A computed fold for a 355-nucleotide RNA from an Actinomycetota bacterium, annotated as Bacterial RNase P class A. Its Rfam family is "Bacterial RNase P class A". Its family is annotated with tRNA processing, dimeric ribonuclease P complex and ribonuclease P activity in the Gene Ontology.
[in-house]
């Protein structure tokens, strides 16, 4: 200079004129004056809780949830770091990362045979046949080392052996087990012994194993006003039944259910001061915790923050013009997935080239 990998901010401003909402203040009761007024994701509802009820939220089983280790957090499938594997020259990115010698399963097609599986070609001795004495056909029988199928065929190369052959034995590698040593909290990792032990893939297949999880959900649930009209039936008051997933058991309760029928749909609380935010400064690799100053940012309730004008500020190119995204709270926080015109700063790696 290019070419990549990665992390953080922002998300137009500022004036002037009119116009919305909460609130607080002041009067002449609807005027007036101030301060505040959508997000980085508010989207998606995929996750974890704060709260609220149900009953005191117990015990089991079924369900469901996570899966490598170590920490951070209220907690979490979230974040840090760290080990194994995989891709990439690298920076750095990905990982449904425990178990297939517990147990059922799956794997087109080829192929003799695809898991204690197999013998098509083939190799070899025995037996009987033929025979141009090379050899060739049949049978029972050894063999899995060559060949060929195929994404994979029951370790690989080399010898000994053998009738041919084979981990049948040695040597050396590869793999897997043990015992030991050192290093890490660990999870693994390193050396070194020894043992012939050689068991394919798949669990993002059922399954097992570890850990782990009441249930609903602000339309959760309260307080206050108002306004009507309760009526019949089963069951039941010990077992049945009821009780906010399903079942068992316990435990508490005396009503549960099922039909006609009237009445109400209004204020107010929940509802915004927090597991807030912002900064130094100590710990820590980090994530993030502590001391410590500073701040107070919509709480609406059919749903508010818009319109015009003039500057400016980024981009774009035809130099004048034209564009400025994704998209909008509704209990409230921690995340992750998704959209997204553009602007800004950092660090790392490769390649070239200069000094």
């Nucleotide at each position: 200079u290019g070419g990549g990998u990665u992390g953080g901010c922002u998300a137009g401003a500022c004036g002037g004129u009119c116009g919305c909402g909460u609130c607080a203040c002041g009067c002449g009761u609807g005027c007036g004056u101030g301060c505040c007024g959508a997000g980085g994701a508010a989207c998606g509802u995929c996750c974890g809780g704060g709260c609220u009820c149900c009953a005191c939220a117990g015990a089991g089983c079924a369900g469901g949830g996570u899966g490598g280790u170590g920490g951070g957090u209220a907690a979490c499938a979230c974040c840090c770091a760290c080990u194994c594997g995989g891709g990439g020259c690298a920076a750095c990115c990905c990982g449904c990362a425990a178990g297939c010698a517990a147990g059922u399963g799956c794997a087109a097609c080829a192929g003799a045979a695809a898991g204690u599986a197999a013998a098509c070609c083939g190799c070899c001795g025995c037996c009987g046949g033929u025979c141009u004495c090379g050899a060739c056909c049949g049978g029972a029988g050894g063999u899995a080392a060559g060949g060929g199928u195929g994404a994979a065929a029951c370790g690989g190369u080399g010898g000994u052996g053998u009738a041919a052959g084979a981990g049948a034995c040695c040597a050396c590698c590869a793999g897997c087990g043990a015992c030991g040593c050192a290093g890490g909290u660990g999870a693994c990792u390193g050396c070194a012994u020894c043992g012939g032990c050689u068991a394919g893939g798949u669990a993002a297949a059922c399954c097992u194993c570890a850990c782990u999880c009441g249930g609903a959900g602000c339309a959760a649930g309260g307080u206050c006003a108002a306004a009507c009209a309760g009526g019949a039936a089963a069951c039941g008051c010990u077992c049945a039944c009821g009780a906010c997933u399903g079942c068992u058991c316990g435990u508490c309760g005396a009503g549960u259910u099922u039909c006609c029928g009237g009445g109400u749909a209004g204020a107010c609380c929940g509802c915004u001061a927090g597991a807030g935010g912002c900064u130094u400064c100590u710990g820590g690799u980090a994530a993030c915790a502590g001391c410590a100053g500073c701040c107070c940012g919509a709480g609406a309730u059919a749903g508010a923050u818009g319109a015009c004008c003039g500057u400016c500020a980024g981009c774009a190119c035809u130099c004048g013009u034209g564009c400025u995204a994704c998209a909008g709270a509704a209990c409230c926080c921690g995340g992750c997935g998704u959209a997204u015109c553009g602007g800004c700063c950092g660090a790392c790696c490769c390649a070239u080239u200069c000094a």